[in-house]
RNA sequence: UGCACCGGUAGCUCAAUUGGAUAGAGCACUUGGCUACGAACCAAGAGGUUAGGGGUUCAAAUCCUCUCCGGUGCGA
Numbered sequence: 001u002g003c004a005c006c007g008g009u010a011g012c013u014c015a016a017u018u019g020g021a022u023a024g025a026g027c028a029c030u031u032g033g034c035u036a037c038g039a040a041c042c043a044a045g046a047g048g049u050u051a052g053g054g055g056u057u058c059a060a061a062u063c064c065u066c067u068c069c070g071g072u073g074c075g076a
Stems, first nucleotide, its partner, number of pairs: 002074007011027004020058001029045005051067005
């Protein structure tokens, strides 16, 4: 560098039942409670252009297409 396959969703690790709806969970974070103070625990909250562009559709994280990034295999 070429080809094939797998993957990219919240700060991190991952879901989302093969298109149906306000995009969620755990940890982390913030605030409050509790405590002598913390940790733990309890309650609440914030946080997302679903890698990016285009397309299909009444409707797209999900389908099609191109690009980017990571991984694996094969070849040179």
Molecule: transfer RNA
Organism: Candidatus Anoxychlamydiales bacterium